RNA sequence: AGAGUUUGAUCAUGGCUCAGAAUGAACGCUGGCGGCGUGCUUAACACAUGCAAGUCGAGCGCGAACGUGGACUUCGGUCCACUAGUAGAGCGGCGGACGGGUGAGUAACACGUGGAUAACCUGCCUGGAUGUGGGGGACAACUCGGGGAAACUUGAGCUAAUACCGCAUAAGCUUCUGUGAUCUUGGUCGCAGAAGGAAGGAAAGGCGGCUCUUCGGAGCUGUCGCUUCCAGAUGGAUCCGCGUCUGAUUAGCUAGUUGGUGGGGUAACGGCCUACCAAGGCGACGAUCAGUAGCCGGCCUGAGAGGGUGAUCGGCCACAUUGGAACUGAGACACGGUCCAGACUCCUACGGGAGGCAGCAGUGGGGAAUAUUGGACAAUGGGCGCAAGCCUGAUCCAGCAACGCCGCGUGGAGGACGAAGGCUUUCGGGUUGUAAACUCCUGUCAGGUGGGACGAAAAGAUUACGGUCAAUAUCCGUGAUCUCUGACGGUACCAUCAGAGGAAGCCCCGGCUAACUCCGUGCCAGCAGCCGCGGUAAUACGGAGGGGGCAAGCGUUAUUCGGAAUUAUUGGGCGUAAAGGGCGCGUAGGCGGCCUGAUAAGUCAGGGGUGGAAUCCCUCGGCUCAACCGAGGAAUGGCCUUUGAAACUGUCAGGCUUGAGGCCGGGAGAGGGUAGUGGAAUUCCCAGUGUAGCGGUGAAAUGCGUAGAUAUUGGGGGGAACACCAGUGGCGAAGGCGGCUGUCUGGUCCAGUUCUGACGCUGAGGUGCGAAAGCGUGGGGAGCAAACAGGAUUAGAUACCCUGGUAGUCCACGCUGUAAACGAUGGGCACUCGGUGCUGCGGGUAUUGACCCCUGCAGUGCCUUAGUUAACGCGUUAAGUGCCCCGCCUGGGGAGUACGGUCGCAAGGCUGAAACUCAAAGGAAUUGACGGGGGCCCGCACAAGCGGUGGAGCAUGUGGUUUAAUUCGAUGCAACGCGAAGAACCUUACCUAGGCUUGAACUGUAGUGGACCGCCUGCGAGAUCAGGCUUUCCCUUCGGGGACUGCUAUAGAGGUGCUGCAUGGCUGUCGUCAGCUCGUGUCGUGAGAUGUUGGGUUAAGUCCCGCAACGAGCGCAACCCCUACCCUUAGUUGCCAGCGGCUAAAGCCGGGAACUCUAAGGGGACUGCCCCGGAAAUCGGGGAGGAAGGUGGGGAUGACGUCAAGUCCUCAUGGCCUUUAUGUCCAGGGCUACACACGUGCUACAAUGGGCGGUACAAAGGGCAGCGAAGCCGCGAGGUUGAGCCAAUCCCAAAAAACCGUCCUCAGUUCGGAUUGCAGUCUGCAACUCGACUGCAUGAAGUUGGAAUCGCUAGUAAUCCCGGAUCAGCAUGCCGGGGUGAAUACGUUCCCGGGCCUUGUACACACCGCCCGUCACAUCACGAAAGUCGGCUGUACCGGAAGCCGGUGGGCCAACCUUCGGGAGGCAACUGUCGAUGGUAUGGUCAGCGAUUGGGGUGAAGUCGUAACAAGGUA
Repeated sequence: AGAGUUUGAUCAUGGCUCAGAAUGAACGCUGGCGGCGUGCUUAACACAUGCAAGUCGAGCGCGAACGUGGACUUCGGUCCACUAGUAGAGCGGCGGACGGGUGAGUAACACGUGGAUAACCUGCCUGGAUGUGGGGGACAACUCGGGGAAACUUGAGCUAAUACCGCAUAAGCUUCUGUGAUCUUGGUCGCAGAAGGAAGGAAAGGCGGCUCUUCGGAGCUGUCGCUUCCAGAUGGAUCCGCGUCUGAUUAGCUAGUUGGUGGGGUAACGGCCUACCAAGGCGACGAUCAGUAGCCGGCCUGAGAGGGUGAUCGGCCACAUUGGAACUGAGACACGGUCCAGACUCCUACGGGAGGCAGCAGUGGGGAAUAUUGGACAAUGGGCGCAAGCCUGAUCCAGCAACGCCGCGUGGAGGACGAAGGCUUUCGGGUUGUAAACUCCUGUCAGGUGGGACGAAAAGAUUACGGUCAAUAUCCGUGAUCUCUGACGGUACCAUCAGAGGAAGCCCCGGCUAACUCCGUGCCAGCAGCCGCGGUAAUACGGAGGGGGCAAGCGUUAUUCGGAAUUAUUGGGCGUAAAGGGCGCGUAGGCGGCCUGAUAAGUCAGGGGUGGAAUCCCUCGGCUCAACCGAGGAAUGGCCUUUGAAACUGUCAGGCUUGAGGCCGGGAGAGGGUAGUGGAAUUCCCAGUGUAGCGGUGAAAUGCGUAGAUAUUGGGGGGAACACCAGUGGCGAAGGCGGCUGUCUGGUCCAGUUCUGACGCUGAGGUGCGAAAGCGUGGGGAGCAAACAGGAUUAGAUACCCUGGUAGUCCACGCUGUAAACGAUGGGCACUCGGUGCUGCGGGUAUUGACCCCUGCAGUGCCUUAGUUAACGCGUUAAGUGCCCCGCCUGGGGAGUACGGUCGCAAGGCUGAAACUCAAAGGAAUUGACGGGGGCCCGCACAAGCGGUGGAGCAUGUGGUUUAAUUCGAUGCAACGCGAAGAACCUUACCUAGGCUUGAACUGUAGUGGACCGCCUGCGAGAUCAGGCUUUCCCUUCGGGGACUGCUAUAGAGGUGCUGCAUGGCUGUCGUCAGCUCGUGUCGUGAGAUGUUGGGUUAAGUCCCGCAACGAGCGCAACCCCUACCCUUAGUUGCCAGCGGCUAAAGCCGGGAACUCUAAGGGGACUGCCCCGGAAAUCGGGGAGGAAGGUGGGGAUGACGUCAAGUCCUCAUGGCCUUUAUGUCCAGGGCUACACACGUGCUACAAUGGGCGGUACAAAGGGCAGCGAAGCCGCGAGGUUGAGCCAAUCCCAAAAAACCGUCCUCAGUUCGGAUUGCAGUCUGCAACUCGACUGCAUGAAGUUGGAAUCGCUAGUAAUCCCGGAUCAGCAUGCCGGGGUGAAUACGUUCCCGGGCCUUGUACACACCGCCCGUCACAUCACGAAAGUCGGCUGUACCGGAAGCCGGUGGGCCAACCUUCGGGAGGCAACUGUCGAUGGUAUGGUCAGCGAUUGGGGUGAAGUCGUAACAAGGUA
């Protein structure tokens, strides 16, 4: 510090997710030791049991027992002494307000920080001062009695005090006078004097010592106490400034409320309380209400700013079963006190009582989850005490828990070209791996044995010195000596013994993210943080091997911060990604021109105070190190205070004119309101002319019209809108504004520079305006036109089209308040290159004047520089550069929805969520693809033609069906006379039946036998089986070895079994279409672009020109083959012109080498030449010559790629499956089936024909298991015989159409030949299923073929024969060959396919794409709902416990007074105000449930349509 994820790819936006750190954690697996920490986050739920606050006899009175000893005894017991002035309770003092726990409540002066108290209190402690005089009366305990189950209570009597009550004495308090200091809410503090009245102190106390003594006590002294006053310290109380969560879908709150006066109350100010008076107080800088929450030092995270948090430790607050209340006290409204009320639990004799673990342990419960009913007061601290000491679940320790942090160990060194085993393998190996074994060492931890701490200093006793004192006593202080004190703990630590011995797991290995293979599984099981894996070769599931990471832990889950600049102060945005308010005016607020002076609030500098300790950081030190701990330092962004500065901001004062406004003079304008007025057009009415249609559409129909329409002419009515002008022209804030005239009125521009003197900008709330539609009332209504009706279209058509048509559109007055209210761009000011239009006004020059030209201001457009932007684009009219103010945004959906509020007559508007769900949604640009987008161009693509198919019969292939099997594959073009260039057996893969199991074929090894082969016989359908006959070779060191072959065993064979979606190879197709790319450069952030686009041209990315491109490659073309012309060479088997010979004829022969031909090499054609067109150039048109002319014709040749195209059944091959079978042998059957459907063909339907007869002319091929002549036989297929030929020689071989002649004469025929019968031929082991052919006989459909559809542009179509491959036989198929030989093409509008450019796109699996809504089903969350149930809370009233305060005075009463009657005072009782729980009534608010209902989300391939994306077929 970043990364993954939207796309085919890119950039940007934007969310989601990950890597880090952390935790009082929990869960899973695992677990050796130690140190230091930490440990109910949930039920402030309920608690059994024990302990957690007592102490003082040196304040006081009383005062046992057990036991021991003794005495007595009636043997039952009694008494005495010790126990012991002990235990014990009581009176009294101090402490139980600290310490310890918890976080419920609390949004508050609760907390933090800083001040104030001149408005206060403070026990114990410290310092100073003072006094401690003299009296009195009680009450507990105790004794006796009563009540009660108990708790407890009650009556009578006795008694002490440091308990209680009077009296005396003084400061102090209040007031006044004088005075000083300080300052200040005119108060505080001090000094001196005077006066006043109320309150008002004691303990004559305890203890020690000395002296005296009447033995009661007194004096002196020390000490501990006590009273009063002053002061200190400590602790507390109150007040104030600032800070301190969320919600406005909480906007108004408040009657003691705000203030004053009098009074009361408090330690103290104060509406704190009360009476009266006034009517205030708080709030958008967020009152009130609601929700949540103890606050802080700190802790976690972060670079920081921040964000989160408030366990342990420390400070403060609040609470103590719930609510209320006071008492006591220095201090409480009191955790282990009291009273009352409520709930709960317990005891009970039913009458009454008791209790409060949020102290330490512990229990139940809740929960994912949190420990021992431990030890000790040894240390530290606290209470009491003179002290010893006692108490102390504070504390110190121990126990449990990997809960966290830190440290250590589980061994170290050597040890193989590397054991075994595992895993893997290309079978060679690799890896585990120096790892192990083995050798040599070490000894931490744990274990055994032995030793053994620090933490302890005090206190006490004795004594020395000093102080106090009359004192050598006591007491106090300091020192010395002695005695004694350890829970932890026989722990830490040390020594020693033995021995590698007792001690490693967890997670991960597709990317992010370090780490890879095998097996299993087969969209199953499962994984997953995100993207995503899994449908038969899974590095992603499960296991294994190996590897990576961390390590006594490792992972997961949860939570927080970070990354996230993803709430942006640091540090974001708003044209199109989310986001500018529809537009003005304007309040609060924010911001604000130039100069001068003052001030000092902000600001800046210096000083002071505070900012507790701990923590963090630095340094040093202590535990062996570290964690941990100690010491010192640094830091502590703040607050308060003080001194100073005066630039800037603020404030005050004065001035200025440039911002703003005013004035004078001009100007333009669909700016607004209102009144009038005009013509064109539509429609209606009347009248005329006129006749059969009009109207409407893609085509029609509905509709109108013979009752006279449409058309046309004239007249009239009515409403609405204003053609041309008209213009990226004008005006207005926006919405918007358009005939003309008048009138009223707003704004704006220019010029002058006369006035005011900052008067300004923006603008939350507020207020006004605000298209269309809509609403209300009343008018109006020509045209248009939702709804509606009809007609069409259509599968449907609640639409598009047509005919009608009502609201509405118009006017007046109200309402509504929204729009893609858009420049999708808030307003203001300033600055920043230019060019060119238009509008308004002005200036200059010139002119008689205008135009033109130059120029200023204001507005409105286009292009562009810098700059900016993700890009597109913007660019002085900014989306550039800055300042000020406002509005708005924070992933998509849910949703602008629900609820609430508010506005509205309603429709609805404004404000505006959540649950749930997804990993994207969205922007710009790029490359493709696509379009019922555009342009250009091509192709037998259409058109123009010729001939077919589709109809018939047959052949053949396919589908389907059938079957035991009808083997398998091919399936739009690009499967279907295809694989198959030839299924009777074989082929053959299929079926039935019969056999074999190292096998039919192959290889190796071991063993064993022998030649193998061949022939014959038998069973059998055959395979097979059984029997018989015959039979070796090579080398040799003579032992044997090798070749061939049979059997057995083994390793392995075999498979036309599966997967063409695991593959190679081959092939089809787009398409013989003209395209597909690269290097360098340039442009772009980038994907990419450029080149390859453009202008021409071509069959062509062919070529030329231009051009930020320049070149190149694969394609095109050419090179290759055939063919068309010529030449050369050669001349047999081919040829025969001339010469000769022979024949019936014939190259038959001699010969010839001319010609044809053969087959080898050359030539030829290149727009080379001429003319024209064209800017030019390519090129095009025409012409000449030429056998051929513009690639001459044909072939071979198929770019990058597409279709997961085809083929595992040609072959090869991974994986899987099979192994007495899915292999293999064999017989028979099947692939040949047949209601049908389709493709491809053949033959026809006839006269351009058919039959018969005659007569010509080819090319290219094939031939030895072959072609087979001639002859003979047969009607024929063919047979017989066999010449010739391994082929330019012989044979197949007849070419056929054509031509000549003749018959047929338009018919189911002399067309057509299917089908069937009979008889044959040939091949073959064998023609039944199931061959071809022949003869005779038979003579079906069919008379030119619906919709639709195919081929072909010249030697082509059409037509006619010939040959070949396969092959024993079988050809209408296929592959070739030649013969005869046309028609037509205007042209590119349309159909199909293709190429280039461009455009749109929501497509990229790419239109066979994408995608919307209803309905149906399942499921989830939410809203509404009659109601129902609860929480909190307001108001009014009832009632009123305890208690404080007040009142009353009939009851009762020790202290004081008394005239003895009583009084003062007190207690009890009663009563009043206040007052908790409670009750009644009525509201508010929040939450739960709710029949039914509403929409929403999500789901597998459901249903219906096709709305959107292309002009998406109606933008």
Background:
The RNA shown here (small-subunit ribosomal RNA) has 1515 nucleotides and comes from an uncultured prokaryote. It matches the Rfam family "Bacterial small subunit ribosomal RNA". Its family is annotated with structural constituent of ribosome and ribosome in the Gene Ontology. The sequence is in RNAcentral, with records from ENA. Its mean pLDDT, the model's own confidence on a scale to 100, is 84.